[in-house]
Transfer RNA from an Alphaproteobacteria bacterium, 73 nucleotides, folded computationally. The coordinates come from a structure-prediction model, not an experiment, and the mean pLDDT is 81. It matches the Rfam family "tRNA". By type it is a transfer RNA. The source organism's lineage runs through Bacteria, Pseudomonadati, Pseudomonadota and Alphaproteobacteria.
RNA sequence: GGGCAAUUAGCUCAGUUGGUAGAGCAUCUGACUUUUAAUCAGGUGGUCGCAGGUUCGAGCCCUGCAUUGCCCA
Repeated sequence: GGGCAAUUAGCUCAGUUGGUAGAGCAUCUGACUUUUAAUCAGGUGGUCGCAGGUUCGAGCCCUGCAUUGCCCA
């Protein structure tokens, strides 16, 4: 220098054909328990890496950039 992949909650990851973003763990509250743990119920937490474009509408499509990993030279 060229190519490929990934980037979504604190962490690990879903999100099918574009229609107002979810799970598990963690955390908080409550129930239960002598207490802790476990279990059960509920809640909080997101500018979907950044910036543009297309569209009535973008996590999803297009372009550029950034970061990380792998391959080629």